Predicted 3D model of a 73-nucleotide RNA (transfer RNA) from a Candidatus Nomurabacteria bacterium. It matches the Rfam family "tRNA". The family's RNA type in Rfam is transfer RNA. Gene Ontology term of the family: triplet codon-amino acid adaptor activity.
RNA sequence: CGCGGGGUGGAGCAGUAGUCAGCUCGCUUGGCUCAUAACCAAGAGGUCGUUGGUGCGAAUCCAACCCCCGCUA
Repeated sequence: CGCGGGGUGGAGCAGUAGUCAGCUCGCUUGGCUCAUAACCAAGAGGUCGUUGGUGCGAAUCCAACCCCCGCUA
RNA backbone atom coordinates (compact mmCIF):
# COMPACT_ATOMS: atom_id res chain seq x y z
P C A 1 -0.88 3.73 3.48
O5' C A 1 -0.95 2.82 2.26
C5' C A 1 -0.67 3.36 0.98
C4' C A 1 -0.67 2.25 0.00
C3' C A 1 -1.92 1.36 0.00
O3' C A 1 -2.99 1.92 -0.71
C1' C A 1 0.00 0.00 0.00
P G A 2 -4.47 1.72 -0.22
O5' G A 2 -4.73 0.16 -0.41
C5' G A 2 -4.77 -0.40 -1.71
C4' G A 2 -5.00 -1.89 -1.65
C3' G A 2 -6.20 -2.31 -0.81
O3' G A 2 -7.42 -2.18 -1.50
C1' G A 2 -4.34 -3.65 -0.26
P C A 3 -8.75 -1.82 -0.71
O5' C A 3 -9.11 -3.16 0.06
C5' C A 3 -9.40 -4.35 -0.65
C4' C A 3 -9.62 -5.51 0.27
C3' C A 3 -10.59 -5.27 1.43
O3' C A 3 -11.95 -5.35 1.03
C1' C A 3 -8.66 -6.30 2.26
P G A 4 -13.05 -4.51 1.79
O5' G A 4 -13.21 -5.29 3.18
C5' G A 4 -13.69 -6.61 3.20
C4' G A 4 -13.57 -7.21 4.59
C3' G A 4 -14.24 -6.44 5.70
O3' G A 4 -15.64 -6.63 5.76
C1' G A 4 -12.09 -7.08 6.40
P G A 5 -16.57 -5.48 6.33
O5' G A 5 -16.30 -5.53 7.90
C5' G A 5 -16.66 -6.65 8.66
C4' G A 5 -16.20 -6.54 10.08
C3' G A 5 -16.64 -5.31 10.83
O3' G A 5 -17.98 -5.36 11.30
C1' G A 5 -14.35 -5.67 11.21
P G A 6 -18.84 -4.03 11.35
O5' G A 6 -18.14 -3.19 12.51
C5' G A 6 -18.28 -3.55 13.86
C4' G A 6 -17.30 -2.84 14.75
C3' G A 6 -17.57 -1.36 15.02
O3' G A 6 -18.58 -1.16 15.99
C1' G A 6 -15.26 -1.69 14.60
P G A 7 -19.41 0.19 15.96
O5' G A 7 -18.39 1.28 16.52
C5' G A 7 -17.81 1.12 17.82
C4' G A 7 -16.95 2.33 18.20
C3' G A 7 -17.73 3.62 18.30
O3' G A 7 -17.23 4.40 19.39
C1' G A 7 -16.02 3.86 16.71
P U A 8 -18.01 4.35 20.77
O5' U A 8 -19.51 4.69 20.35
C5' U A 8 -19.87 6.01 20.01
C4' U A 8 -21.34 6.28 20.32
C3' U A 8 -21.75 5.95 21.75
O3' U A 8 -21.43 7.02 22.63
C1' U A 8 -23.32 5.02 20.26
P G A 9 -20.52 6.74 23.89
O5' G A 9 -21.53 7.15 25.05
C5' G A 9 -21.10 7.11 26.42
C4' G A 9 -21.63 8.33 27.15
C3' G A 9 -21.27 8.38 28.64
O3' G A 9 -20.94 9.69 29.01
C1' G A 9 -23.63 8.44 28.34
P G A 10 -19.36 10.03 28.99
O5' G A 10 -18.78 9.10 30.18
C5' G A 10 -17.44 9.27 30.62
C4' G A 10 -17.01 8.12 31.50
C3' G A 10 -17.10 6.74 30.88
O3' G A 10 -15.95 6.45 30.09
C1' G A 10 -18.11 6.70 33.01
P A A 11 -16.11 5.44 28.83
O5' A A 11 -16.31 4.01 29.50
C5' A A 11 -15.23 3.35 30.15
C4' A A 11 -15.61 1.93 30.55
C3' A A 11 -16.20 1.07 29.44
O3' A A 11 -15.20 0.48 28.61
C1' A A 11 -17.58 0.93 31.35
P G A 12 -15.54 0.17 27.04
O5' G A 12 -16.56 -1.04 27.14
C5' G A 12 -16.14 -2.28 27.72
C4' G A 12 -17.31 -3.22 27.80
C3' G A 12 -18.05 -3.45 26.50
O3' G A 12 -17.39 -4.37 25.63
C1' G A 12 -19.60 -3.11 28.24
P C A 13 -17.68 -4.31 24.04
O5' C A 13 -19.25 -4.07 24.06
C5' C A 13 -20.03 -4.41 22.92
C4' C A 13 -21.46 -4.70 23.38
C3' C A 13 -22.50 -4.47 22.32
O3' C A 13 -22.59 -5.58 21.44
C1' C A 13 -23.23 -3.49 24.35
P A A 14 -23.11 -5.33 19.96
O5' A A 14 -24.66 -5.35 20.29
C5' A A 14 -25.55 -4.56 19.56
C4' A A 14 -26.94 -4.68 20.17
C3' A A 14 -28.00 -4.11 19.25
O3' A A 14 -28.44 -5.09 18.31
C1' A A 14 -28.25 -3.17 21.39
P G A 15 -28.27 -4.80 16.75
O5' G A 15 -29.23 -3.56 16.52
C5' G A 15 -30.60 -3.66 16.89
C4' G A 15 -31.21 -2.30 17.04
C3' G A 15 -31.08 -1.38 15.84
O3' G A 15 -32.10 -1.65 14.87
C1' G A 15 -30.52 -0.20 17.81
P U A 16 -31.77 -2.47 13.57
O5' U A 16 -32.27 -1.49 12.39
C5' U A 16 -31.52 -0.35 12.00
C4' U A 16 -31.31 -0.35 10.49
C3' U A 16 -32.20 -1.31 9.71
O3' U A 16 -32.50 -0.74 8.44
C1' U A 16 -29.93 -1.88 9.36
P A A 17 -34.03 -0.61 7.99
O5' A A 17 -34.36 0.93 8.17
C5' A A 17 -33.41 1.92 7.90
C4' A A 17 -33.80 3.21 8.61
C3' A A 17 -35.28 3.44 8.78
O3' A A 17 -35.48 4.20 9.96
C1' A A 17 -34.39 5.14 7.44
P G A 18 -36.63 3.71 11.01
O5' G A 18 -37.44 5.06 11.27
C5' G A 18 -36.75 6.23 11.73
C4' G A 18 -37.72 7.37 12.01
C3' G A 18 -38.91 6.99 12.86
O3' G A 18 -39.30 8.13 13.61
C1' G A 18 -39.67 7.71 10.75
P U A 19 -38.25 8.75 14.62
O5' U A 19 -39.15 9.08 15.90
C5' U A 19 -39.39 8.10 16.84
C4' U A 19 -40.85 7.92 17.07
C3' U A 19 -41.17 7.42 18.49
O3' U A 19 -42.42 7.98 18.90
C1' U A 19 -41.89 5.82 16.87
P C A 20 -42.30 9.38 19.58
O5' C A 20 -40.84 9.44 20.20
C5' C A 20 -40.05 10.62 20.04
C4' C A 20 -39.10 10.79 21.21
C3' C A 20 -37.81 9.95 21.12
O3' C A 20 -36.73 10.70 21.74
C1' C A 20 -39.02 9.32 23.02
P A A 21 -35.28 10.68 21.05
O5' A A 21 -34.60 9.28 21.43
C5' A A 21 -34.97 8.09 20.77
C4' A A 21 -33.99 6.99 21.05
C3' A A 21 -33.54 6.83 22.50
O3' A A 21 -34.49 6.11 23.26
C1' A A 21 -31.68 6.67 21.04
P G A 22 -34.84 6.60 24.74
O5' G A 22 -35.25 5.22 25.45
C5' G A 22 -34.35 4.58 26.30
C4' G A 22 -34.15 3.15 25.84
C3' G A 22 -33.44 2.25 26.85
O3' G A 22 -34.36 1.69 27.77
C1' G A 22 -32.43 2.03 24.72
P C A 23 -33.87 1.46 29.29
O5' C A 23 -32.99 0.14 29.21
C5' C A 23 -33.56 -1.08 28.80
C4' C A 23 -32.52 -2.18 28.76
C3' C A 23 -31.63 -2.30 29.98
O3' C A 23 -32.26 -2.99 31.05
C1' C A 23 -30.31 -2.42 28.03
P U A 24 -31.92 -2.61 32.57
O5' U A 24 -30.47 -3.23 32.80
C5' U A 24 -30.28 -4.63 32.77
C4' U A 24 -28.81 -4.98 32.84
C3' U A 24 -28.02 -4.32 33.96
O3' U A 24 -28.19 -4.96 35.20
C1' U A 24 -26.81 -4.15 31.93
P C A 25 -28.13 -4.08 36.56
O5' C A 25 -26.60 -3.62 36.66
C5' C A 25 -25.60 -4.56 36.93
C4' C A 25 -24.22 -3.98 36.70
C3' C A 25 -23.83 -2.78 37.53
O3' C A 25 -23.47 -3.11 38.87
C1' C A 25 -23.17 -2.41 35.32
P G A 26 -23.78 -2.08 40.05
O5' G A 26 -22.91 -0.79 39.66
C5' G A 26 -21.51 -0.80 39.79
C4' G A 26 -20.90 0.44 39.19
C3' G A 26 -21.25 1.75 39.87
O3' G A 26 -20.48 1.98 41.05
C1' G A 26 -21.43 2.02 37.55
P C A 27 -21.13 2.71 42.29
O5' C A 27 -21.41 4.20 41.73
C5' C A 27 -20.33 5.05 41.39
C4' C A 27 -20.84 6.42 40.97
C3' C A 27 -21.83 7.08 41.92
O3' C A 27 -21.18 7.73 43.00
C1' C A 27 -22.65 7.22 39.72
P U A 28 -21.86 7.76 44.43
O5' U A 28 -23.06 8.79 44.25
C5' U A 28 -22.78 10.16 43.96
C4' U A 28 -24.07 10.93 43.78
C3' U A 28 -25.11 10.75 44.87
O3' U A 28 -24.86 11.54 46.01
C1' U A 28 -26.15 10.54 42.77
P U A 29 -25.30 11.03 47.43
O5' U A 29 -26.89 11.18 47.40
C5' U A 29 -27.48 12.46 47.29
C4' U A 29 -28.98 12.36 47.10
C3' U A 29 -29.73 11.52 48.11
O3' U A 29 -29.94 12.16 49.35
C1' U A 29 -30.49 10.98 45.95
P G A 30 -30.07 11.28 50.70
O5' G A 30 -31.48 10.55 50.57
C5' G A 30 -32.68 11.32 50.63
C4' G A 30 -33.88 10.51 50.20
C3' G A 30 -34.19 9.27 51.02
O3' G A 30 -34.82 9.55 52.26
C1' G A 30 -34.36 8.74 48.74
P G A 31 -34.63 8.52 53.50
O5' G A 31 -35.43 7.21 53.06
C5' G A 31 -36.84 7.24 52.88
C4' G A 31 -37.36 5.93 52.37
C3' G A 31 -37.12 4.71 53.25
O3' G A 31 -38.04 4.64 54.32
C1' G A 31 -36.63 4.18 51.00
P C A 32 -37.55 4.12 55.71
O5' C A 32 -37.17 2.59 55.47
C5' C A 32 -38.18 1.67 55.10
C4' C A 32 -37.59 0.31 54.79
C3' C A 32 -36.68 -0.25 55.87
O3' C A 32 -37.41 -0.89 56.90
C1' C A 32 -35.63 -0.46 53.76
P U A 33 -37.12 -0.54 58.44
O5' U A 33 -35.65 -1.13 58.68
C5' U A 33 -35.42 -2.52 58.56
C4' U A 33 -33.96 -2.82 58.73
C3' U A 33 -33.27 -2.16 59.93
O3' U A 33 -33.52 -2.87 61.13
C1' U A 33 -31.91 -1.93 58.00
P C A 34 -33.91 -2.04 62.47
O5' C A 34 -32.57 -1.25 62.80
C5' C A 34 -32.59 -0.19 63.72
C4' C A 34 -31.18 0.19 64.13
C3' C A 34 -30.23 0.36 62.98
O3' C A 34 -30.30 1.68 62.45
C1' C A 34 -29.25 -1.06 64.60
P A A 35 -30.28 1.84 60.82
O5' A A 35 -28.77 1.44 60.43
C5' A A 35 -27.68 2.25 60.80
C4' A A 35 -26.38 1.56 60.50
C3' A A 35 -26.21 1.13 59.05
O3' A A 35 -25.75 2.18 58.23
C1' A A 35 -25.61 -0.64 60.51
P U A 36 -26.20 2.18 56.66
O5' U A 36 -25.26 1.07 56.01
C5' U A 36 -23.86 1.30 55.91
C4' U A 36 -23.14 0.04 55.49
C3' U A 36 -23.59 -0.59 54.19
O3' U A 36 -23.09 0.08 53.03
C1' U A 36 -23.33 -2.27 55.81
P A A 37 -24.00 0.10 51.71
O5' A A 37 -24.01 -1.43 51.24
C5' A A 37 -22.84 -2.01 50.70
C4' A A 37 -22.99 -3.51 50.57
C3' A A 37 -24.09 -4.00 49.63
O3' A A 37 -23.68 -3.99 48.27
C1' A A 37 -24.21 -5.18 51.65
P A A 38 -24.75 -3.56 47.16
O5' A A 38 -25.87 -4.68 47.25
C5' A A 38 -25.61 -6.00 46.83
C4' A A 38 -26.74 -6.93 47.22
C3' A A 38 -28.10 -6.57 46.67
O3' A A 38 -28.31 -7.07 45.35
C1' A A 38 -28.30 -6.94 48.97
P C A 39 -29.06 -6.18 44.25
O5' C A 39 -30.52 -6.00 44.86
C5' C A 39 -31.37 -7.12 45.03
C4' C A 39 -32.63 -6.75 45.78
C3' C A 39 -33.40 -5.57 45.21
O3' C A 39 -34.23 -5.95 44.11
C1' C A 39 -33.16 -5.27 47.51
P C A 40 -34.50 -4.96 42.93
O5' C A 40 -35.47 -3.86 43.57
C5' C A 40 -36.73 -4.23 44.03
C4' C A 40 -37.47 -3.03 44.63
C3' C A 40 -37.46 -1.76 43.79
O3' C A 40 -38.41 -1.79 42.75
C1' C A 40 -36.90 -1.22 46.01
P A A 41 -38.15 -1.04 41.39
O5' A A 41 -38.30 0.49 41.78
C5' A A 41 -39.56 0.99 42.20
C4' A A 41 -39.45 2.43 42.66
C3' A A 41 -38.83 3.40 41.69
O3' A A 41 -39.71 3.82 40.66
C1' A A 41 -37.90 3.75 43.82
P A A 42 -39.15 4.20 39.21
O5' A A 42 -38.47 5.62 39.47
C5' A A 42 -39.26 6.74 39.80
C4' A A 42 -38.43 7.89 40.32
C3' A A 42 -37.43 8.48 39.33
O3' A A 42 -38.02 9.37 38.40
C1' A A 42 -36.38 8.15 41.42
P G A 43 -37.32 9.54 36.95
O5' G A 43 -35.96 10.31 37.26
C5' G A 43 -36.00 11.62 37.81
C4' G A 43 -34.63 12.08 38.23
C3' G A 43 -33.60 12.22 37.12
O3' G A 43 -33.75 13.43 36.39
C1' G A 43 -32.62 11.11 38.97
P A A 44 -33.23 13.51 34.87
O5' A A 44 -31.67 13.75 35.04
C5' A A 44 -31.19 14.90 35.72
C4' A A 44 -29.69 14.78 35.94
C3' A A 44 -28.87 14.57 34.68
O3' A A 44 -28.57 15.80 34.04
C1' A A 44 -28.19 13.03 36.34
P G A 45 -28.65 15.89 32.44
O5' G A 45 -27.41 15.01 31.95
C5' G A 45 -26.07 15.40 32.28
C4' G A 45 -25.12 14.25 32.04
C3' G A 45 -25.16 13.66 30.65
O3' G A 45 -24.40 14.41 29.72
C1' G A 45 -25.21 11.94 32.26
P G A 46 -25.13 14.90 28.36
O5' G A 46 -25.16 13.60 27.41
C5' G A 46 -24.03 12.76 27.34
C4' G A 46 -23.90 12.13 25.97
C3' G A 46 -24.22 13.05 24.79
O3' G A 46 -23.23 12.86 23.79
C1' G A 46 -25.50 11.07 24.64
P U A 47 -22.30 14.11 23.35
O5' U A 47 -23.24 14.94 22.39
C5' U A 47 -23.36 14.51 21.03
C4' U A 47 -24.73 14.79 20.52
C3' U A 47 -24.83 14.80 19.00
O3' U A 47 -24.96 13.52 18.46
C1' U A 47 -25.91 16.72 19.90
P C A 48 -24.30 13.21 17.02
O5' C A 48 -23.76 11.73 17.18
C5' C A 48 -22.76 11.43 18.15
C4' C A 48 -22.58 9.92 18.22
C3' C A 48 -22.31 9.23 16.89
O3' C A 48 -21.40 8.15 17.07
C1' C A 48 -24.27 8.37 17.84
P G A 49 -20.43 7.70 15.85
O5' G A 49 -19.24 8.74 15.93
C5' G A 49 -18.64 9.04 17.19
C4' G A 49 -17.33 9.76 17.00
C3' G A 49 -17.38 10.90 16.00
O3' G A 49 -17.84 12.10 16.56
C1' G A 49 -15.54 9.50 15.53
P U A 50 -18.78 13.07 15.70
O5' U A 50 -17.81 13.78 14.67
C5' U A 50 -16.71 14.57 15.14
C4' U A 50 -15.90 15.12 13.98
C3' U A 50 -16.71 15.74 12.86
O3' U A 50 -17.08 17.07 13.15
C1' U A 50 -15.13 14.25 11.95
P U A 51 -18.45 17.67 12.51
O5' U A 51 -18.12 17.83 10.97
C5' U A 51 -17.03 18.64 10.55
C4' U A 51 -16.80 18.50 9.07
C3' U A 51 -18.01 18.63 8.19
O3' U A 51 -18.37 19.98 7.98
C1' U A 51 -16.76 16.76 7.48
P G A 52 -19.82 20.35 7.41
O5' G A 52 -19.68 20.01 5.86
C5' G A 52 -20.82 19.57 5.13
C4' G A 52 -20.39 18.86 3.87
C3' G A 52 -21.52 18.26 3.06
O3' G A 52 -22.14 19.21 2.22
C1' G A 52 -19.87 16.63 3.38
P G A 53 -23.73 19.20 2.07
O5' G A 53 -24.02 17.91 1.21
C5' G A 53 -23.44 17.76 -0.08
C4' G A 53 -23.66 16.37 -0.63
C3' G A 53 -25.10 15.92 -0.72
O3' G A 53 -25.77 16.44 -1.86
C1' G A 53 -23.78 14.19 0.20
P U A 54 -27.32 16.70 -1.82
O5' U A 54 -27.95 15.24 -1.86
C5' U A 54 -27.75 14.40 -2.97
C4' U A 54 -28.37 13.04 -2.75
C3' U A 54 -29.85 13.08 -2.33
O3' U A 54 -30.71 13.21 -3.45
C1' U A 54 -28.65 11.59 -0.95
P G A 55 -31.82 14.38 -3.41
O5' G A 55 -32.92 13.80 -2.40
C5' G A 55 -33.56 12.57 -2.67
C4' G A 55 -34.12 11.98 -1.40
C3' G A 55 -35.05 12.91 -0.60
O3' G A 55 -36.37 12.94 -1.13
C1' G A 55 -33.47 11.90 0.84
P C A 56 -37.06 14.34 -1.34
O5' C A 56 -37.28 14.83 0.14
C5' C A 56 -37.70 16.18 0.41
C4' C A 56 -38.33 16.27 1.79
C3' C A 56 -37.51 15.72 2.93
O3' C A 56 -36.56 16.64 3.40
C1' C A 56 -39.70 14.88 3.10
P G A 57 -35.04 16.11 3.69
O5' G A 57 -35.23 15.18 4.95
C5' G A 57 -35.61 15.73 6.22
C4' G A 57 -35.99 14.64 7.19
C3' G A 57 -34.89 13.65 7.52
O3' G A 57 -34.02 14.12 8.53
C1' G A 57 -36.89 12.50 7.03
P A A 58 -32.41 13.91 8.30
O5' A A 58 -32.19 12.35 8.50
C5' A A 58 -32.57 11.69 9.71
C4' A A 58 -31.57 10.63 10.10
C3' A A 58 -30.15 11.13 10.39
O3' A A 58 -29.56 10.29 11.37
C1' A A 58 -30.06 9.65 8.60
P A A 59 -29.69 10.72 12.90
O5' A A 59 -28.64 9.74 13.65
C5' A A 59 -27.27 9.97 13.54
C4' A A 59 -26.49 8.69 13.75
C3' A A 59 -26.57 7.68 12.58
O3' A A 59 -25.59 7.94 11.62
C1' A A 59 -27.02 6.58 14.64
P U A 60 -25.96 7.81 10.02
O5' U A 60 -26.53 6.33 9.86
C5' U A 60 -25.64 5.22 10.04
C4' U A 60 -26.43 3.92 9.97
C3' U A 60 -27.00 3.59 8.60
O3' U A 60 -26.88 2.20 8.34
C1' U A 60 -28.74 3.69 10.19
P C A 61 -25.70 1.72 7.34
O5' C A 61 -26.11 2.36 5.95
C5' C A 61 -27.00 1.69 5.04
C4' C A 61 -27.11 2.45 3.74
C3' C A 61 -25.81 3.07 3.22
O3' C A 61 -25.01 2.10 2.54
C1' C A 61 -27.55 4.67 3.11
P C A 62 -23.40 2.22 2.56
O5' C A 62 -23.11 3.45 1.61
C5' C A 62 -23.41 3.40 0.25
C4' C A 62 -23.01 4.70 -0.45
C3' C A 62 -21.61 5.20 -0.16
O3' C A 62 -20.64 4.53 -0.96
C1' C A 62 -23.14 6.98 0.09
P A A 63 -19.15 4.34 -0.39
O5' A A 63 -18.53 5.79 -0.51
C5' A A 63 -18.36 6.38 -1.77
C4' A A 63 -17.79 7.78 -1.63
C3' A A 63 -16.55 7.92 -0.76
O3' A A 63 -15.37 7.56 -1.45
C1' A A 63 -18.09 9.60 -0.20
P A A 64 -14.11 6.90 -0.67
O5' A A 64 -13.43 8.14 0.03
C5' A A 64 -12.87 9.18 -0.75
C4' A A 64 -12.57 10.40 0.11
C3' A A 64 -11.71 10.16 1.33
O3' A A 64 -10.34 10.10 1.03
C1' A A 64 -13.57 11.46 1.95
P C A 65 -9.36 9.10 1.88
O5' C A 65 -9.25 9.82 3.29
C5' C A 65 -8.64 11.10 3.40
C4' C A 65 -8.94 11.76 4.73
C3' C A 65 -8.49 11.01 5.96
O3' C A 65 -7.11 11.16 6.25
C1' C A 65 -10.70 11.78 6.28
P C A 66 -6.33 9.97 7.03
O5' C A 66 -6.87 10.12 8.52
C5' C A 66 -6.58 11.29 9.28
C4' C A 66 -7.17 11.20 10.66
C3' C A 66 -6.85 9.93 11.44
O3' C A 66 -5.56 9.96 12.02
C1' C A 66 -9.15 10.41 11.64
P C A 67 -4.73 8.58 12.16
O5' C A 67 -5.49 7.80 13.36
C5' C A 67 -5.52 8.35 14.66
C4' C A 67 -6.48 7.58 15.54
C3' C A 67 -6.25 6.08 15.64
O3' C A 67 -5.20 5.73 16.50
C1' C A 67 -8.54 6.50 15.32
P C A 68 -4.38 4.34 16.24
O5' C A 68 -5.39 3.20 16.73
C5' C A 68 -5.76 3.10 18.07
C4' C A 68 -6.77 1.99 18.28
C3' C A 68 -6.37 0.63 17.75
O3' C A 68 -5.49 -0.07 18.60
C1' C A 68 -8.60 1.11 17.12
P C A 69 -4.46 -1.13 17.97
O5' C A 69 -5.39 -2.36 17.54
C5' C A 69 -6.07 -3.12 18.52
C4' C A 69 -6.94 -4.19 17.90
C3' C A 69 -6.26 -5.10 16.90
O3' C A 69 -5.49 -6.12 17.50
C1' C A 69 -8.33 -4.39 16.04
P G A 70 -4.21 -6.68 16.69
O5' G A 70 -4.83 -7.52 15.50
C5' G A 70 -5.51 -8.72 15.75
C4' G A 70 -6.27 -9.20 14.55
C3' G A 70 -5.45 -9.62 13.36
O3' G A 70 -4.87 -10.92 13.49
C1' G A 70 -7.26 -8.30 12.63
P C A 71 -3.54 -11.31 12.68
O5' C A 71 -4.02 -11.41 11.17
C5' C A 71 -4.93 -12.42 10.77
C4' C A 71 -5.27 -12.29 9.30
C3' C A 71 -4.08 -12.29 8.35
O3' C A 71 -3.59 -13.59 8.07
C1' C A 71 -5.59 -10.58 7.75
P U A 72 -2.04 -13.82 7.78
O5' U A 72 -1.86 -13.15 6.34
C5' U A 72 -2.53 -13.65 5.22
C4' U A 72 -2.30 -12.76 4.01
C3' U A 72 -0.85 -12.43 3.69
O3' U A 72 -0.20 -13.48 3.01
C1' U A 72 -2.15 -10.46 3.57
P A A 73 1.39 -13.81 3.29
O5' A A 73 2.12 -12.76 2.32
C5' A A 73 1.81 -12.80 0.93
C4' A A 73 2.40 -11.55 0.29
C3' A A 73 3.91 -11.39 0.56
O3' A A 73 4.67 -11.88 -0.49
C1' A A 73 2.70 -9.35 1.01